[in-house]
RNA sequence: GGGCGAUUAACUCAGCGGUUAGAGUGCUUGCCUUACAAGCAAGAGGUCACAAGUUCGAAUCUUGUAUUGCCCA
Numbered sequence: 001g002g003g004c005g006a007u008u009a010a011c012u013c014a015g016c017g018g019u020u021a022g023a024g025u026g027c028u029u030g031c032c033u034u035a036c037a038a039g040c041a042a043g044a045g046g047u048c049a050c051a052a053g054u055u056c057g058a059a060u061c062u063u064g065u066a067u068u069g070c071c072c073a
């Protein structure tokens, strides 16, 4: 330099263009326990990397930028 992917919660990841973006782990609170862990219940936590475009409507489609992984040279 070229090709193919990835970017969504603190972490790991889901998410047929259509109402309010979810799960597990973690975190907080409560229950339970002498206490802790485990378990149960509830809760907080999101610029869907950034910008532009298409569309009645975009996390989802298109383009560019950024970061990152793999392959080729």
Base pairs, nucleotide, nucleotide: 001072002071003070004069005068006067007066010025011024012023013022018056027043028042029041030040031039049065050064051063052062053061